[in-house]
């Protein structure tokens, strides 16, 4: 230095341009003598910028981080 890919809640993954969800993990509650397990119930997020579009996790693109790859 060039190619290709990935970036969503503490983690692990969805979401084919229309209100961003699941699990688990947190908190709180039921239930037990206590605690676990198990139930119910809640809080939490699109990598930083442009664009296009009525509307962008999604389509373009710049940059930045990680991976794989070529020399």
């Nucleotide at each position: 230095a060039c190619g290709g890919g990935u970036g969503u809640a503490g983690u692990u993954c969805a979401a084919u341009g229309g209100u961003a969800g699941a699990a688990u993990a947190g908190c709180g509650g039921u239930c037990u003598c206590c605690a676990a397990a198990a139930c119910c119930g809640u809080u939490g997020a699109u990598g930083c910028g442009a664009g296009u579009u009525c509307g962008a996790u999604u389509c373009u693109u710049g940059c930045c981080a990680c991976c794989c790859g070529u020399g």